[in-house]
Context: one part of a larger RNA
RNA sequence: CACCGCCCGUCACACCAUGGGAGUUGAUUGCACCAGAAGUAGGUAGCCUAACCGCAAGGGGGGCGCUUACCACGGUGUGGUCAAUGACUGGGGUGAAGUCGUAACAAGGUAGCCGUACGGGAACGUGCGGCUGGAUCACCUCCUU
Numbered sequence: 001c002a003c004c005g006c007c008c009g010u011c012a013c014a015c016c017a018u019g020g021g022a023g024u025u026g027a028u029u030g031c032a033c034c035a036g037a038a039g040u041a042g043g044u045a046g047c048c049u050a051a052c053c054g055c056a057a058g059g060g061g062g063g064c065g066c067u068u069a070c071c072a073c074g075g076u077g078u079g080g081u082c083a084a085u086g087a088c089u090g091g092g093g094u095g096a097a098g099u100c101g102u103a104a105c106a107a108g109g110u111a112g113c114c115g116u117a118c119g120g121g122a123a124c125g126u127g128c129g130g131c132u133g134g135a136u137c138a139c140c141u142c143c144u145u
Stems, first nucleotide, its partner, number of pairs: 003108001005105001008101002011098001013095004018090003023085012039070006046064004052059002111132009
């Protein structure tokens, strides 16, 4: 670069992050139940047995086995948290330029704005209430010259 100005929203295109989302996958954790190696502890009908007791039979003690309890790993069900992913979907940001209109900025061509309700491709429109941060004209009050 000064109205041949500025500028608003929908729509289209591209990219970015993000909310919702039937779910899917993984991590972690709570609860209930199943199961239970090795070990330790308790019990002990059975089997074995050198030291002790006994002349002996046997006893005592010990070992094995069996069994009970605790319990690692594992399994089943159910809940919490976190992460990734997910058809579809919601708005947001950015972008040279594109589409539709022209809402705002001058009285912006219906003054604008705020709240609210309803309506509308979109900016928005209409109703009701409020504000002046409204131009113009007239009048009134006050102040100054």